[in-house]
RNA sequence: GCUCUUGUAGCUCAGGGGUAGAGCACAUCCUUGGUAAGGAUGAAGUCGGCGGUUCAAAUCCGCCCAAGAGCU
Numbered sequence: 001g002c003u004c005u006u007g008u009a010g011c012u013c014a015g016g017g018g019u020a021g022a023g024c025a026c027a028u029c030c031u032u033g034g035u036a037a038g039g040a041u042g043a044a045g046u047c048g049g050c051g052g053u054u055c056a057a058a059u060c061c062g063c064c065c066a067a068g069a070g071c072u
Base pairs, nucleotide, nucleotide: 001071002070003069004068005067006066007065010024011023012022013021018055026042027041028040029039030038048064049063050062051061052060
């Protein structure tokens, strides 16, 4: 330098055009003599960035950034 993969909640990951989700973690409450476990409720996302396509983009396209792999 070229090619490919990945980037979504604090962490691990789903979702691949039509309301952004799960598990763990976190907060409040219930339960207990107390803790753990358990139960109920809740918060937490400009979906890596900038453009484009579209009535509508986390999703499709281009460029860039970051991490990883391959080729030379």
A computed fold for a 72-nucleotide RNA from an uncultured Verrucomicrobiales bacterium, annotated as transfer RNA. It was read from a public genome assembly. It matches the Rfam family "tRNA". The family's RNA type in Rfam is transfer RNA. Rfam describes the family as follows. Transfer RNA (tRNA) molecules are approximately 80 nucleotides in length.